[in-house]
Molecule: TPP riboswitch aptamer (THI element)
RNA sequence: ACGAUGUCCGAGGGGUGUCCGAUCUCCAUAUGGAGAUCGGUCUGAGACAGCCGGUUACGGCUGAACCCUUUGAACCUGAUCCGGGUCAUGCCGGCGAAGGAACGGGAGUGUCAGUUGAG
Numbered sequence: 001a002c003g004a005u006g007u008c009c010g011a012g013g014g015g016u017g018u019c020c021g022a023u024c025u026c027c028a029u030a031u032g033g034a035g036a037u038c039g040g041u042c043u044g045a046g047a048c049a050g051c052c053g054g055u056u057a058c059g060g061c062u063g064a065a066c067c068c069u070u071u072g073a074a075c076c077u078g079a080u081c082c083g084g085g086u087c088a089u090g091c092c093g094g095c096g097a098a099g100g101a102a103c104g105g106g107a108g109u110g111u112c113a114g115u116u117g118a119g
Stems, first nucleotide, its partner, number of pairs: 001115002003112003007106004011069004017042001019040009048063006075100003081094004
């Protein structure tokens, strides 16, 4: 001097499940089913809070945390998928060299069995 990585500022993208219990409401001849509120369980970086609409699954807006931004498995489609496992669930693996998917700048020398040059 360069490279990789880390860091700071601004901008942007994304997801928000599963099961159990209690109370209440609705449907139902009963077993039972659905929803709301609260508490808890599992996995994970993250399953959050408030408001509005909707009988219903759901949708929209605002904010917080977390992750990701082309060197892109953050996240979506395929998918009411396939195999395994679990009380159950994208819980794990496949699918996946698949198809999509969101960028600009600064400081300093933090780190490196990194490269090169000089002393």